[in-house]
This is a predicted structure of a 72-nucleotide RNA (transfer RNA) from a Parcubacteria group bacterium. Its mean pLDDT, the model's own confidence on a scale to 100, is 82.

RNA sequence: GGACGGUUAGCUCAGUGGCAGAGCGCUUCGUUUACACCGAAGAAGCCGCAAGUUCGAGUCUUGCACCGUCCA
Numbered sequence: 001g002g003a004c005g006g007u008u009a010g011c012u013c014a015g016u017g018g019c020a021g022a023g024c025g026c027u028u029c030g031u032u033u034a035c036a037c038c039g040a041a042g043a044a045g046c047c048g049c050a051a052g053u054u055c056g057a058g059u060c061u062u063g064c065a066c067c068g069u070c071c072a
Base pairs, nucleotide, nucleotide: 001071002070003069004068005067006066007065010024011023012022013021018055026042027041028040029039030038048064049063050062051061052060
């Protein structure tokens, strides 16, 4: 330099152009002498950045950044 994949909650990951989700973790309450397990409730996201298409973009298009794999 070229090709491909990835970037969404604290972590691991889903997500058909139409309300942003799950598991684990965290907080509170219940239960317990207490802790754990279990049950109930809750918080936590401007979806890597910018632009474009569209009535509407996490999703489609373009550029850039970062991470990874391969080729030279």

It matches the Rfam family "tRNA". The family's RNA type in Rfam is transfer RNA.
Taxonomically the source falls in Bacteria candidate phyla (Bacteria).